[in-house]
RNA sequence: GCCGGAGUAACUCAGGGGUAGAGUAGCUGUUUCGUAAACAGCAAGUCACGAGUUCAAUUCUCGUCUCCGGCU
Repeated sequence: GCCGGAGUAACUCAGGGGUAGAGUAGCUGUUUCGUAAACAGCAAGUCACGAGUUCAAUUCUCGUCUCCGGCU
């Protein structure tokens, strides 16, 4: 330099056009003499950034950045 993959909650990931979800972690409560576990609930996202298409974009297209892999 060329090609491909990934970027979504603190972490691991789902979701592939119509108001963004799970598990773990966090907080509150129940339970316990107390802690842990268990159960119930709560909070946490400019969906990497910019532009385009569209009535509507996390999703499609283009570019930029970061990471991973392959080729030279």
The RNA shown here (transfer RNA) has 72 nucleotides and comes from a Candidatus Peregrinibacteria bacterium. NCBI's taxonomy places the organism under Bacteria, Bacteria candidate phyla, Candidatus Peregrinibacteriota.